[in-house]
Context: one part of a larger RNA
RNA sequence: CUCUUGUCAAGGAACUCGGCAAAAUUGCCCCGUAACUUCGGGAUAAGGGGAGCUCUAAUUGAGCCGCAGAGAAUAGGCCCAAGCGACUGUUUACCAAAAACACAGGUCUCUGCUAAACCGCAAGGUGAAGUAUAGGGGCUGACGCCUGCCCAGUGCUGGAAGGUUAAGAGGAUGUGUCAGGAGCAAUCCAAAGCAUUGAAUUGAAGCCCCAGUAAACGGCGGCCGUAACUAUAACGGUCCUAAGGUAGCGAAAUUCCUUGUCGGGUAAGUUCCGACCCGCACGAAAGGCGUAACGAUUUGGGCGCUGUCUCGACAGGAGACUCG
Numbered sequence: 001c002u003c004u005u006g007u008c009a010a011g012g013a014a015c016u017c018g019g020c021a022a023a024a025u026u027g028c029c030c031c032g033u034a035a036c037u038u039c040g041g042g043a044u045a046a047g048g049g050g051a052g053c054u055c056u057a058a059u060u061g062a063g064c065c066g067c068a069g070a071g072a073a074u075a076g077g078c079c080c081a082a083g084c085g086a087c088u089g090u091u092u093a094c095c096a097a098a099a100a101c102a103c104a105g106g107u108c109u110c111u112g113c114u115a116a117a118c119c120g121c122a123a124g125g126u127g128a129a130g131u132a133u134a135g136g137g138g139c140u141g142a143c144g145c146c147u148g149c150c151c152a153g154u155g156c157u158g159g160a161a162g163g164u165u166a167a168g169a170g171g172a173u174g175u176g177u178c179a180g181g182a183g184c185a186a187u188c189c190a191a192a193g194c195a196u197u198g199a200a201u202u203g204a205a206g207c208c209c210c211a212g213u214a215a216a217c218g219g220c221g222g223c224c225g226u227a228a229c230u231a232u233a234a235c236g237g238u239c240c241u242a243a244g245g246u247a248g249c250g251a252a253a254u255u256c257c258u259u260g261u262c263g264g265g266u267a268a269g270u271u272c273c274g275a276c277c278c279g280c281a282c283g284a285a286a287g288g289c290g291u292a293a294c295g296a297u298u299u300g301g302g303c304g305c306u307g308u309c310u311c312g313a314c315a316g317g318a319g320a321c322u323c324g
Base pairs, nucleotide, nucleotide: 001319002318003317004316005315006314007313008312010310011309014308019305028050029049030048031047036041038142052064053063054062055061065069077303078302079301080300081299082298083297084295085294089101090100105140106139107138108137109136110135111134117126118125119124143290144289145288146287148220149219150218153217154216155213156212157211158210159209162208163207164206168202169201174196175195176194177193180189181188182187221239222238223237224236225235248282249279260276261275262274263273264272
C1' cells in the first nucleotide's frame, strides 16, 4: 500500500451526478394512528411505552442479581410531494428488470362448421372431440369521466347502368402456291383446294364509376382589420380545404428560444412543486384526463442515522515486502 472486518472526539451529507456505501430501524406485548380511498385499504401508518428471576392460583405488592434482562444470534428505517405503469406476473441465459411485454376489461373485424385461421407437396393435423356466451386476427389496456370534426386520397365492404378489358368463340380481308389463260420470250393475270394471315362481332372478374366505412391507414389552415388611454380582440372581411384540433391537459418522459414569467421551498434552487399559456412541434382506444392500492421503477424535499465528508486515526485477519 491492497483486500476484508471493527472502533472513533467535535460536527452530521458540508461527500457525491446521486446518501453510492455504511450506519440506523428491527422480534413480541400494550397504547395510539392522518390525508386520501375503489370503503377492502392506507396501517407494523406516524408516534409512544414495556420486558429478567423469586414469593403468590392470579393481580397488586414485596424481594433478588448483573455494566447490561427482546442480555447472544435472528431481526422493517420512516415521512411528504410529483412522473410513469392500474395491480400479482414476464423479459435482453452472460453489461439493460424498466416507464418495455403480458394482463383482466374495452372495441373493431373475420368465421354457420368439411368454420375462419394455421402447418404440410400430399395424406393428414392444429383449431376442437369446440360451434357465434365459440374460435382466429388487429388495436387499446383495471377502475372513473369521456372519446369531437373530416370518407377528398389510400384501404376495406356493398353496388351494378355505362366505359375499358384476357384467353376462348368467330371468321372478314390480305398473302403464298396453283388448274387454266395471255405473251415469241422474259414474264404477267389467276378460280377451287391447300398453307398462312386473322377484321367486325361476342367475351368475366378487375379497373374507371356510384355509395358506405375512421376504436380502418390517416388528416384536423392562412392573411387583414376592428372596442372612448394603451393593450387585446368577443366582432368583421378575404383566400384555401375533405375537414380546419372539440373536451381535457399544457415549458409536459413532449417547450427550440429557455435557467420562459410569477409564486413556494433554500442563506443561496439550470432540478422539484403550484400556476400562467406565447402548445418551435399535446390531444382524445399508435386513446385524452384523473385515480385508491401496488413498484429492487424515476424525480424533488424532510426526519432519524452515520467515517460519505471536514480529516484522518487506531486495531483484528489475509496479502504485498524482507529473510528462510